RNAcentral holds the full RNA, with entries from SILVA. This is a predicted structure of a 573-nucleotide part of an RNA (large-subunit ribosomal RNA, domain V) from Patescibacteria group bacterium UBA5194. The organism belongs to Bacteria candidate phyla, within Bacteria. The prediction has a mean pLDDT of 83.
[in-house]
Context: one part of a larger RNA
This record gives sequence, structure tokens and C1' cells, in this order.
RNA sequence: UCCACAGCUAGACGGAAAGACCCUAUGAAGCUUUACUAUAACUUGACAUUGGGUCAUGUUUUAAAAUGUGCAGGAUAGGUGGGAGACAAUGAGAUAGAAACGCUAGUUUUUAUGGAGUCGUCCUUGAGAUACCACCCUUUUUAAAAUGUGAUUCUAACUUCAAAAUUGAAGGACAGUGUUUGGUGGGUAGUUUAACUGGGGCGGUUGCCUCCUAAAAUGUAACGGAGGCGCGCAAUGGUUGACUAGUAUCGGAUGGAAAUCGAUAUGAUAGUGUAUUCGCAUAAGUCAGCCUGACUGAGAGACCUACAAGUCGAUCAGACACGAAAGUGGGCGAAAGUGAUCCGGCACCUACGAAUGGAAGUGGUGUCGCUCAACGGAUAAAAGUUACUCUAGGGAUAACAGGCUGAUCGCGUCCAAGAGUUCACAUCGACGACGCGGUUUGGCACCUCGAUGUCGGCUCGUCGCAUCCUGGGGGUGGAGAAGCUCCCAAGGGUAUGGCUGUUCGCCAUUUAAAGCGGCACGCGAGCUGGGUUCAGAACGUCGUGAGACAGUUUGGCCCCUAUCUGUUGUGGA
Repeated sequence: UCCACAGCUAGACGGAAAGACCCUAUGAAGCUUUACUAUAACUUGACAUUGGGUCAUGUUUUAAAAUGUGCAGGAUAGGUGGGAGACAAUGAGAUAGAAACGCUAGUUUUUAUGGAGUCGUCCUUGAGAUACCACCCUUUUUAAAAUGUGAUUCUAACUUCAAAAUUGAAGGACAGUGUUUGGUGGGUAGUUUAACUGGGGCGGUUGCCUCCUAAAAUGUAACGGAGGCGCGCAAUGGUUGACUAGUAUCGGAUGGAAAUCGAUAUGAUAGUGUAUUCGCAUAAGUCAGCCUGACUGAGAGACCUACAAGUCGAUCAGACACGAAAGUGGGCGAAAGUGAUCCGGCACCUACGAAUGGAAGUGGUGUCGCUCAACGGAUAAAAGUUACUCUAGGGAUAACAGGCUGAUCGCGUCCAAGAGUUCACAUCGACGACGCGGUUUGGCACCUCGAUGUCGGCUCGUCGCAUCCUGGGGGUGGAGAAGCUCCCAAGGGUAUGGCUGUUCGCCAUUUAAAGCGGCACGCGAGCUGGGUUCAGAACGUCGUGAGACAGUUUGGCCCCUAUCUGUUGUGGA
């Protein structure tokens, strides 16, 4: 050096299982509910199956009878027309009784007595006699018919029981059944339950305007820094004419820091309906007069821009306002004050109109209805939970470890105010400055999600030195002893018990000392499995609930026969 055999497992991000944690998917499923929408079931009304009586009552029609009061006026005048006579022995006026109506004035009907008259045309009125006739209106009563409702009853449908007798009993047009209306309805079903995001959740945000970031054209991101909007105004609009603020100082009755008045200085610091930026004195700022251009039909040409949108606009025609006129005027100093399409409403119109004429319906023009605010708006209509979970994926994205960084952390250096009786530096060292380390908590999300097993203990160690002990030294506010501090030094060493799953820590007792760290917070193909972190169960709390909780409690499968590297022992060449 090579080979063999027997061992050990540190590595081959070893094997096994397209990670179960986490995120994503306009994925799935289970479960919940005061999510949405349906629905079984229950309930409710109507109609049908479904018939016969009686009573009460409502409606409609027909017939008869009655009924009708503004004021004035004989007085309770329904309307219109005709009309000069009408009624009366088939019993007029009158008297008495009763009933009905009623605006309490009276009207009508009826019974009895009685025996011959009563009313109209004339006066008041918009309208003239219920003197008489015809047709109607209002209200009421009676009768009939139709129909509805309620109560009650019957038996023959129908139902139940007993049964076999071309039956009986009980219920009974109810119940049941069918069609349909409304309600209730996690009993059942189908679904929804947003995105951005220095992982996700919680929080915040989502459209539009202004400024900065923005790197002197335009444009330009972030969960970058600041603010506004979801309107207002019939004058705060148009035009013509006129005007100039604000502040300071001084003076001046009440009058004061600020009211109104005067002067001087300054010059836009003021004002602009409304945030900011840019404008504005020829004023776009402040007043006054007259008005409605806050018009209709168009629009050359541009800006902006993926699209869809958005913006500016001279000019032409019509009809106007103001101005002597030239002219100006298609809202407001500009930039926010908003919503596509579908669907529906309203107004107008020369358009279409299913044989034709109409109509229904449609179209065109104008206009109205969305915090569709997740604001380019999936539907008219939608919340949760899963530790019982599943699938597709992701190291595009979290938890462990590693990496980068080093705010935080640990250690050190510089300056030296001060403490140290005096004296900055024996020792300590504020306010600050500069480093080193990569053991803490973090930041980032770079390998790994077709798997890199996670705390602590046990076993076995190995390394660093910023040294706990032992060794050598300097200083001392070192008398000695014991200390303090600094320098060199890693050879060796560096505890046993109690509590807790604990690392840590506290306690007890020792020790020369009971060091601090790295090694995937060393070490689970070496052990354990107490903790954490599946499924069972319980408590507290939260939740309507399913369920949830860096809250608690009890229980809970730790696989691998070693190919290579590494390493130990034995033997051989």
C1' cells in the first nucleotide's frame, strides 16, 4: 500500500412517503348559522271531488209603496216635460184613536164617527203646484228571483269500524285527496364568503383632485411624506361702467390689543365660495346698472391616450343679452365635486308596425333611476368554521436550521466632565465618538415544502479564548494576609442533591474552581419522548353556532438487515 472478516454510525442535506405545518387556487369536501337562494314538511285561503232542508243576514235585479226643510215665502218646493182642470156616494171637509218617518215644524198611512165638499190658476221664487199625467234622481221599507256568508240539521258521495246479510253502526258534505295563493321552514340542498399585503391573519387601503419624492420636456414606484373631494351658487353667472387691498406707526370723544375717521411708511404680505399648486392690478380681487350665452344645430384643427374615455377649440347658421361702438357672452381664475353597459320610467318625434287599417310593442332625441365607494361596475339576490379534513402546487411564501445584515445584544478602544479628603486615569467613569464579535431579540426571504425531524435530558466528545481554578508577570488608594485591575498563558481540571418537561433560575451542601461560547441553539439511520405540535375528553374565557385560545388539564405508534466515505479491532498478501 492492497484485500478479507467482525464492529460503530459522523457524513453521503442517507432510504421511505409529489410536507399533514404555512401560503396560493375566482380547487374540493364535512359542519354551523338571525349568509343568499331554493325546497321536503307543517300551516293558511280559494277552487274541484260536493249533495238535500230550515233559520238569520249581505249584495244585485225586478215590482209595489213611501221619502226629499238653505233664505224669502201660506209651507218639509227632488229634477225635466205636458197641463186648465182634477178628486169625491166604490164616501169630500171635519173630529177622535193608533202606527211610521222626522230637521220636533210637521208629513204620510190606517180605523171609527159623519154625510158633501176639497184642491188648482192669484202673492213671494233661478225653478210652480203630489190639482192631474209621463220619464228619471236620492234615501227607506216590503215581496219575489239569483247569489254569497253564518248557524243548525239530514243522508246518499266520501271516511272509519264490524262484517258477507243485493248489510249494519259511527262520522259526514267536514275530513281526506288534487290544483293553486300566502306564511313558517339549516329538516334538506346548491352555492357565496374580494384583492393589495416585505408570509398569512388583525389593522389599514381600494375612485377622483393638489404638492413633494421625480433625477430642470412628458411620464415614473413603495403599507413613501403632506392635504383635500363625492359639492356650492339664479348669483358667487353674462355684459357695461367704476374702484383697490393688507399691515405697521402717529393723531383722534365715549372707544379698550382689534369698530369707525385722518396722515405717513410699505407695496400685494390682501382677496379669490371650497384643499394645494400655478395664476391674477388691463385685474381673474371689490361695488353698481341692465340682463339670462348656465343658448339650439354644428365644428376646421389639436392635446392626451392600449382600448374605452377625457380635454381645448377658432369659425358657420339661428335666436338673443349688455354696450354709443369696437366688441364680449356656448356658466363660474384653472386643475376635484364622479359611474360603462344592460334593464326600466317620463316627455317629444317626420321611423318600424308579422295579410290590411289601427293598436300592442319597438326605434330616435331629451331626461330620470346605482356610497354598482372592492368606484373598468362577475349576480336582481350571499356569512362563517374545520385539530375530522382532502387535492393541485409553491422554497414565487411563513415556522426550524443555514446564509447576508448587525438596529438590538456581548466585548473593547478613544475623549475626559466628575467621583475618588487633595489628585481625571489605583479603581469607577457621565455626555459623546470609533470599532470588533456573530452566542440574543430582530430585519431580509437567498438553498431546501417530489420533507434539511423540532425543546430539554442521556451518551460521546472536539474546538475557540473574551481564563473560573492551577502557572508567570506590571500597577495599586499593595505594610503582611486577603483583594482590585491589566498583560502573557488553552497543558490539565472545571460538583452532588431538592423544585420544575424545562434550558435558565432559586435553594441546600461541597470544591482549587464549580468559566463563557462554537460545532444544523454539536449529537433521535445513537437512546429517551417529560414539553411543544394530529385525532378522544374536560375546565375557564370568547362565539347565536359550527368551533377557537404563545390559556389550563388528562391520554396519545419514534421505522430502516450499512452500498460508499469515515472510524475501531483481527487476520492475510